[in-house]
Predicted 3D model of a 77-nucleotide RNA (transfer RNA) from a Candidatus Sumerlaeota bacterium. It was read from a public genome assembly. It matches the Rfam family "tRNA". Its mean pLDDT, the model's own confidence on a scale to 100, is 82. Lineage of the source: Bacteria > Bacteria candidate phyla > Candidatus Sumerlaeota.
RNA sequence: GGCGGUAUGGUCUAGCCCGGUUAGGACGCCGGCCUCUCACGCCGGUAGCAGGGGUUCAAAUCCCCUUACCGCUACCA
Numbered sequence: 001g002g003c004g005g006u007a008u009g010g011u012c013u014a015g016c017c018c019g020g021u022u023a024g025g026a027c028g029c030c031g032g033c034c035u036c037u038c039a040c041g042c043c044g045g046u047a048g049c050a051g052g053g054g055u056u057c058a059a060a061u062c063c064c065c066u067u068a069c070c071g072c073u074a075c076c077a
Stems, first nucleotide, its partner, number of pairs: 001073007010027004020057001028046006050066005
């Protein structure tokens, strides 16, 4: 240099192929209930699509560029 892969809350992860209701689940955290207290359990809440642009009525999803990380490979010495 070339090719490929990964990127979603504090953490892990589904959804992406095939665009469509308020982006779902678990853990965590906060509040409440329960309990003599804690834990467990139950209820409610919390916060996210790496960045930019394009296409579209509509983009996490399709296209382009960029960034970070990982892998394969080529060249030079």